[in-house]
This is a predicted structure of a 107-nucleotide RNA (SAM riboswitch aptamer (S box leader)) from Cytobacillus firmus DS1. Its Rfam family is "SAM riboswitch aptamer (S box leader)". Rfam links the family to the GO term regulation of gene expression. The model forms 97% of the base pairs in the Rfam consensus.
């Protein structure tokens, strides 16, 4: 860094270092000197790989959590780009896609 498949309404924070950004971009709305981003330690949460039963396999289904990531403000914070429903209108709900994070496989 491309490409496939699957999931994103759940759930889960303290200290230390540090000192002004942070939330992917854009637009909005937000969170921070009552201390932002990065790094450590420790504790958690979830079950994608993973373990263990079950099924004759694939595939499911039940349990776990030692190991590998992952995550621990707001639905992926929210829109946007098509479509459908409403409403006099402003807006408002739905689908679907875009784009993005994870995981696991492949190039």
């Nucleotide at each position: 860094u491309u490409c496939u498949u699957a999931u994103c309404a759940c759930g889960a924070g303290a200290g230390g270092c540090g000192g002004a950004g942070g939330g992917a971009a854009u637009g909005g709305c937000c969170c921070u000197g009552c201390g932002a981003a990065g790094c450590c330690u420790c504790a958690g949460c979830a079950a994608c790989c993973c373990c263990u039963g079950a099924u004759u396999a694939g595939g499911u289904c039940a349990g776990g959590a030692a190991g590998g990531u992952g995550c621990u403000a707001a639905u992926u914070c929210c829109a946007a780009c098509a479509g459908a429903g409403u409403u006099g209108a402003a807006g408002c709900u739905c689908u679907g896609g875009g784009a993005g994070a994870u995981a696991a496989g492949a190039g």